[in-house]
RNA sequence: CGUCAUCCGUUGGGGUGCCCGUUCGCGCGGGCUGAGAGGCCGCAUGCCAACCCAUCGAACCUGAUCCGGACCAUGCCGGCGUAGGGAACGGAAGAACGAUGUCA
Numbered sequence: 001c002g003u004c005a006u007c008c009g010u011u012g013g014g015g016u017g018c019c020c021g022u023u024c025g026c027g028c029g030g031g032c033u034g035a036g037a038g039g040c041c042g043c044a045u046g047c048c049a050a051c052c053c054a055u056c057g058a059a060c061c062u063g064a065u066c067c068g069g070a071c072c073a074u075g076c077c078g079g080c081g082u083a084g085g086g087a088a089c090g091g092a093a094g095a096a097c098g099a100u101g102u103c104a
Stems, first nucleotide, its partner, number of pairs: 001098003004094001006092005011054004017032006038048003060085003066079004
């Protein structure tokens, strides 16, 4: 001097499923996985909160009414996936790494 784990600020992106019981229904109670399955409004849409992620990009979407395995059931697990998309700027820093120079 550069790269960068990490932290801070603001801004932005994203998902919110599957069952069991009860009820005429609305709803209510409970369970599973997970960071997150919440609230409001609503014809649809949308808004807010929490959580996660922001190119170092598996947060999340498409493929997918996919394939295999479990399960009461479900992206629950694995494949797909070195696939295709996907939302950023600024500051600080030394757990580190590299280059150059100097000294021993």
TPP riboswitch aptamer (THI element) from Tranquillimonas rosea, 104 nucleotides, folded computationally. Of the family's consensus pairs, 92% are formed in the model. It was read from a public genome assembly, where an Rfam model found it. Taxonomically the source falls in Tranquillimonas (Bacteria, Pseudomonadati, Alphaproteobacteria, Rhodobacterales).